[in-house]
RNA sequence: AAAAGGCAAACUCCCGGCGACGGGAGGGCGCAAAGCCACCGGCCUCAGCACUGUUUAACGAGGCAGCGGAGCUUCCGAA
Numbered sequence: 001a002a003a004a005g006g007c008a009a010a011c012u013c014c015c016g017g018c019g020a021c022g023g024g025a026g027g028g029c030g031c032a033a034a035g036c037c038a039c040c041g042g043c044c045u046c047a048g049c050a051c052u053g054u055u056u057a058a059c060g061a062g063g064c065a066g067c068g069g070a071g072c073u074u075c076c077g078a079a
Stems, first nucleotide, its partner, number of pairs: 006031002011026006029066001035072002039069003042064005048059001
C1' cells in the first nucleotide's frame, strides 16, 4: 500500500435506572486496537445523613474505556 474482515457515533424504538448511563434492535460519525481492564489523572451523575429552611460544601455512592496514561491480549502485510 493492499486483502479478509471487525467495531460502531449521533439519532429512533423497546427495556432497566432518581440520574449520569447501561442492555437489545435499527442506523453509520468515525476508529489500526473505538478489544479487555476503573490502577492514575480528567469529565459526568446522585440520593441519604448533618443543618430551622433554602442553597452550597464536605463525607459517601455510582457512571464514562469513542478523554488521556498505565497494564493485558491481538488479524493481515512491507515487516
Molecule: c-di-GMP-I riboswitch aptamer
Organism: soil metagenome